[in-house]
RNA sequence: GAGUUUGAUCCUGGCUCAGAACGAACGCUGGCGGCGUGGAUAAGACAUGCAAGUCGAACGAUUAUUACCAGGCAGCAAUAUUUGGUAGUGAGAGUGGCGCAAGGGUGCGUAACACGUGGGUAAUUUGCCGUGAAGUCUGGAAUAACUUGCUGAAAGGCGAGCUAAUACCGGAUGUGAUUUUUGGAAGGCAUCUUCUGAAACUCAAAGUCGGGGACCGUAAGGCCUGACGCUUCUCGAUAAGCCCGCGGCCUAUCAGCUAGUUGGUGAGGUAACGGCUCACCAAGGCUAAGACGGGUAGCUGGUCUGAGAGGACGACCAGCCUCACUGGAACUGAGACACGGUCCAGACACCUACGGGUGGCAGCAGUCGAGAAUUUUUCUCAAUGGGCGAAAGCCUGAAGGAGCGACGCCGCGUGGGGGAUGAAUGGCUUCGGCCCGUAAACCCCUGUCAUUUGCGAUCAAACCUUACGUUUUAAUACAGCGUAAGCUGAUAGUAGCGGAAGAGGAAGGGACGGCUAACUCUGUGCCAGCAGCCGCGGUAAUACAGAGGUCCCAAGCGUUGUUCGGAUUCACUGGGCGUAAAGGGUGCGUAGGCGGUCGGGUAAGUCUGACGUGAAAUCUUCAAGCUUAACUUGGAAACUGCGUCGGAUACUAUUCGGCUAGAGGAAUGGAGGGGAGACUGGAAUACUUGGUGUAGCAGUGAAAUGCGUAGAUAUCAAGUGGAACACCAGUGGCGAAGGCGAGUCUCUGGACAUUUCCUGACGCUGAGGCACGAAAGCCAGGGGAGCAAACGGGAUUAGAUACCCCGGUAGUCCUGGCCCUAAACGGUGCACGUUUGCUGUAAGAGGAAUCGACCCCUUUUGUGGCGAAGCUAACGCGUUAAACGUGCCGCCUGGGAAGUACGGCCGCAAGGUUAAAACUCAAAGAAAUUGACGGGGGCCUGCACAAGCGGUGGAGUAUGUGGCUUAAUUCGAUGCAACGCGAAGAACCUCACCUGGCCUUGACAUGCAAGUAGUAGAACCCUGAAAGGGGGACGAGGUAGCAAUACCAGCUUGCACAGGUGCUGCAUGGCUGUCGUCAGCUCGUGUCGUGAGAUGUUGGGUUAAGUCCCGCAACGAGCGCAACCCCUGUCCUUAGUUGAAUGAUCUAGGGAGACUGCCGGGCGAAACCCGGAGGAAGGUGGGGAUGACGUCAAGUCAGCAUGCCCUUUAUGUCCAGGGCUAGAAACACGCUACAAUGGCCGGUACAACGGGUUCCGACACGGCGACGUGAAGGCAAUCCCUUAAAGCCGGUCUCAGUUCGGAUUGUAGGCUGCAACCCGCCUGCAUGAAGCUGGAGUUGCUAGUAACCGCAGGUCAGCACACUGCGGUGAAUACGUUCCCGGGCCUUGCACACAC
Repeated sequence: GAGUUUGAUCCUGGCUCAGAACGAACGCUGGCGGCGUGGAUAAGACAUGCAAGUCGAACGAUUAUUACCAGGCAGCAAUAUUUGGUAGUGAGAGUGGCGCAAGGGUGCGUAACACGUGGGUAAUUUGCCGUGAAGUCUGGAAUAACUUGCUGAAAGGCGAGCUAAUACCGGAUGUGAUUUUUGGAAGGCAUCUUCUGAAACUCAAAGUCGGGGACCGUAAGGCCUGACGCUUCUCGAUAAGCCCGCGGCCUAUCAGCUAGUUGGUGAGGUAACGGCUCACCAAGGCUAAGACGGGUAGCUGGUCUGAGAGGACGACCAGCCUCACUGGAACUGAGACACGGUCCAGACACCUACGGGUGGCAGCAGUCGAGAAUUUUUCUCAAUGGGCGAAAGCCUGAAGGAGCGACGCCGCGUGGGGGAUGAAUGGCUUCGGCCCGUAAACCCCUGUCAUUUGCGAUCAAACCUUACGUUUUAAUACAGCGUAAGCUGAUAGUAGCGGAAGAGGAAGGGACGGCUAACUCUGUGCCAGCAGCCGCGGUAAUACAGAGGUCCCAAGCGUUGUUCGGAUUCACUGGGCGUAAAGGGUGCGUAGGCGGUCGGGUAAGUCUGACGUGAAAUCUUCAAGCUUAACUUGGAAACUGCGUCGGAUACUAUUCGGCUAGAGGAAUGGAGGGGAGACUGGAAUACUUGGUGUAGCAGUGAAAUGCGUAGAUAUCAAGUGGAACACCAGUGGCGAAGGCGAGUCUCUGGACAUUUCCUGACGCUGAGGCACGAAAGCCAGGGGAGCAAACGGGAUUAGAUACCCCGGUAGUCCUGGCCCUAAACGGUGCACGUUUGCUGUAAGAGGAAUCGACCCCUUUUGUGGCGAAGCUAACGCGUUAAACGUGCCGCCUGGGAAGUACGGCCGCAAGGUUAAAACUCAAAGAAAUUGACGGGGGCCUGCACAAGCGGUGGAGUAUGUGGCUUAAUUCGAUGCAACGCGAAGAACCUCACCUGGCCUUGACAUGCAAGUAGUAGAACCCUGAAAGGGGGACGAGGUAGCAAUACCAGCUUGCACAGGUGCUGCAUGGCUGUCGUCAGCUCGUGUCGUGAGAUGUUGGGUUAAGUCCCGCAACGAGCGCAACCCCUGUCCUUAGUUGAAUGAUCUAGGGAGACUGCCGGGCGAAACCCGGAGGAAGGUGGGGAUGACGUCAAGUCAGCAUGCCCUUUAUGUCCAGGGCUAGAAACACGCUACAAUGGCCGGUACAACGGGUUCCGACACGGCGACGUGAAGGCAAUCCCUUAAAGCCGGUCUCAGUUCGGAUUGUAGGCUGCAACCCGCCUGCAUGAAGCUGGAGUUGCUAGUAACCGCAGGUCAGCACACUGCGGUGAAUACGUUCCCGGGCCUUGCACACAC
């Protein structure tokens, strides 16, 4: 920085990711080199080899060999052999010296002076090394080796004998040292230290090798000289010991620990101080600045990370410590309590003759084991370093090298240039093409690395040997120095260099939904699977799996684990606590922290300068060396620290002396439900007694339980008893909080005001501690009127362990003692200071004024409201801060588990307090926004209710639907918004369904190829239910060309394909329904808000209307409203066929008219409303068309179109028959009725919209009728459908299942049609069912409307109670908006947002 809580926002807050790193491991892959690095687990156990020896110039002996000498033996002799001696060289063992305490390994232990840093040692040691001084004289006794005896399995042990030394022990000397005594000087840190004198005591030594002229000696040698040793001492260097200040882990659910403990005196011990040890004495010592206990851990330089501060770590390299099978102990030594030494004990392992012995890889390799996991039983001492030695040299698993491992870092390569038919394969595709892609092929080059071949290193200089020179010396000797020559390479035939050949031998891993760079196809279908977080997958998955492509890194790439970062998410830098997690319930006060003003001293903090130290490496930087880099080397810087000395003195500190503004005291005064105790009071409830009085009372939404004729309730009088204190009473008072309310008295705390008299910083906060602490609860004793957990009963309810009712016990009250918690809240710790205001209220003081007051002004303290700046995520806070500052305390660190478990403390108990983890989730949350919702509120509206009229729900029947049935009863529509809906009309067809029979390039379209010529067509015949199958007389055509012929059309065959009312309306287009003809839905700019958003559009009026007006941080605009369009109502005008006459009417066209224009009233004198005039019509005149942004994944793949999927001798196509018309019951829209406002009969009047040539059909005749026959006219203002009906006039019926009603059934007919059986309509005659106005409920309608009446049309061969229109007759009612339903606006609540 990003992702993730939400519809969206802002904040809080957690989780997750991107980065870097690693002694890593795992998966896939793997060309080369350089430099590093590699047992992190079992301080588990170890076979085998090696890792510490060396010196003969300290010593004796043994042995091998060479040379010489002497003797023996064989031989003539050379010679061979043997013994002894001398000299040299070598070997093994021993005495002795030095080393073995270094180097190398490990991290068990250790929370400690172990480590780091800085000091001290006046409390110490120091082999080898350096410097200086002095010395090295003289004697002695042993012992290993060796020889030999005994013993043991072995390891070994014991005894006897011989022998040497630089081994051991005496004596001498004493430069000197130690100790004691004593004088002087200097210094210091308390004991003291150093230097210089004097006296006394005690204390040393070893030789070896080389050379040699003179002198002595037979010789050895003495003697001289040099080197190495030895002894004593001084100083130094190096190395160590001890002590101290400071620094660095977790835990208080570890709070007290300690007996050599703390100190003293004396002694012992040590190199040295010291309870280090001991005897005695005293009773101390440590601890909240965390003792003691528990857990974990080697420490550091540094490493990783980070901007830094920090955090984590302590591999490799370096310093210190620690350990060496486990535990303990000392010896030797300069140094050890000793990795490859000793002793004891233990475990383990091995050998054994069973008696007893031996061993210690946390050295280098290596083995087993455990483990995710960590290498060769390699080469060399050439270099560097170490031990011994005079030296040569020997030893060195230290070290230098090589080997193994992509474990890490770094470098190189896997080729370069050209090359378009943009090849092929592959992938995608809108089928045109595009991608891979100059990529490949092909052509021309190059030669790094690897391969092969040849040459071939640096690291080497010393020591030493020889020669020469020089210094020293008596010396050409030795020794030192110099010159010259010679000798020495594990790595390694390596690095490097040269030659040769050929692009030849050398690329993978991960990812591709967002974070996060990179996209498509196929498969799969909440399956298989993915996943770091959010999350993908339920048939179109960029998220699974495969593929193509792309992106990233590259000999690696990913995953896992761990650390830091991001995380300001423990906040020193750098956070918070009103509501997100978080202020302790309140006060008093201890430690601690912090602290007014002036002056002086000190200089601890602070600042500054110098010096010392801060190891090296690392880091940074500048150079340099490997071809570069990694790596290495040199210089510088840095190491932020610690110490010492000097200086400064503002601030802090400390100390001394003052001050009065903080704080406190004193005096005076008023206010107050502040606290404790005692006494007193009235009202009310209940109960008791008595009187009056009679049938109810009480209770509820309604009831019941309950009380009452044994006299209740009511009412009067008297009494008893307990508790609480009406009115006053007030965001009024008091108190630290809890809390405090009748009155009086006593005791008592605090605040406030005035005076400015006193003290002189006495202050603030406050971990622990102490005290107080509502209600409930507990213990003991009282008390008990009312109320009332538990409990009993009655209701309510699906239930009702509740809400409501009737009762009722603890308790509530008092005294004493516990408990110690609350939403103990202002959800806001205490104190002090600073910062604009306005306005209430309580209590004081002062002023002005007044006769005196009130009002008024100033001021203080308390308590409220609103608000400035500022703060805040917002809400809000705002001199009573949540503003700006200071001091101190408490508390927080995701949600849940959990304020829980365990432990501690407290409590009689209940319980309180302190207070986790496992596990689990990706959120939990705060504030505000927009919606939706509410059995929230306000305003308004609609046939929404109400007021009315007529229906429906009951009957019969028609139609549709569910359900059931069926071979099939094709499919769709399903609350409103499906159900007389798609369907404006299923006998066949329609048709999609069922049964059965056929066809297969197909019933239909296009293309390609081949074939065919009595071709296309086709009467007719056979079969069949038809379709289909088989035959078939007869018999054509178009275009080009003179023609032959070719092509078309046709047929057959084959290939592409056709076809599908098959699936998905949740993949879609289009269309439609609905909210709703409701008045809304938005935008631009501006403004406000961190933002989502708001404003505008809200408000006051008004309207049918977001219609208009006014106001307003808004100003404008768009889609809607309205208007423009059509019909209708009035008039004028033009024209008019078939309407007829001029007119009127009618038809078609054009125009006028209506705009709140005029008048009055109401209102802000705005919109608008009310009334009126005129007018055919008046406030939208009536009706229609017209449907904003959107909602319902609403409906439709079966109107049509269309993606994907499925099917292809069938899910396609044709045909016959059947079905969609079934029939128990149910629902919905209708029709006809139940009758007298009626039925029937006769007469008679008045329409409009429309339709008509396969059509409407006059008129005439026939038939009771449906209808039939003939037929005029009409393509229609002409003719026909076409007599409208209700109505009106007259008659009849007389309240009944009827002269109502017409279902059902029988029969006879008519019409349409290929065909009325399933299954049409109509007519005549006969039959004459239910039904007497319809329960709960439900529906339409506000005027030419409802209701009633008929007519026409579309569909259609026929079939209309449906639908769409038309006219005729023609009402009633609306007080009103409480309620039901729908809707609009504002507001409020919300834990809802797929939104109740």